This is a predicted structure of a 169-nucleotide RNA (Lysine riboswitch aptamer).
RNA sequence: AGUCUUGAUAGAGGCGCGGCUGACAAGAGUAGCUCCGGCGGACGACAGGAAAUCGUGGGGCGAAAGGGGAUGCCGCCGAGGGGCGACGCGGGUUCCUGACCGCAUCGCUGCCGGGCCGUCGGGGAAUACCCGCCGGACUGUCGCCGAGAGGCGGAGAGCUGUCAUGACC
Numbered sequence: 001a002g003u004c005u006u007g008a009u010a011g012a013g014g015c016g017c018g019g020c021u022g023a024c025a026a027g028a029g030u031a032g033c034u035c036c037g038g039c040g041g042a043c044g045a046c047a048g049g050a051a052a053u054c055g056u057g058g059g060g061c062g063a064a065a066g067g068g069g070a071u072g073c074c075g076c077c078g079a080g081g082g083g084c085g086a087c088g089c090g091g092g093u094u095c096c097u098g099a100c101c102g103c104a105u106c107g108c109u110g111c112c113g114g115g116c117c118g119u120c121g122g123g124g125a126a127u128a129c130c131c132g133c134c135g136g137a138c139u140g141u142c143g144c145c146g147a148g149a150g151g152c153g154g155a156g157a158g159c160u161g162u163c164a165u166g167a168c169c
Stems, first nucleotide, its partner, number of pairs: 002168003006164006014077001016076005024068001032061005042056003046098006080112002082109005088103004113139002116136003120132004141154005
């Protein structure tokens, strides 16, 4: 010098990740308010029980939240996302119990290298958007094979640089 172990530190991937901002669209001619009626004891999109106090047709006025969002800014590269659990809040005519769903916080979890496209499923008012399985091509990286072009395989507990550490020779 080389190979490797352990640690520290700096980096790379690119339609990369998260947060904030946000005109506007959608929500919705809905909820609500208001005016004029009708019928029934029925229906009101989870289950059981109870209730009758609310709604139902037409005219007028007419929102908001959650979700999306070009751009810009900030923080970053297990970025972050998913799953499970605990606790709290919210959802359906009302009340009770349960289930389910949504949101927030906390904890656990090697489930996932990255985005893109498609089927299906879940969330959602939704054709938006988000999440997941599977499939596809692409892409960074490492290993093996190959003269090369390229092929096959792996996973971020990875990969590359530097420094330290110890081991081998």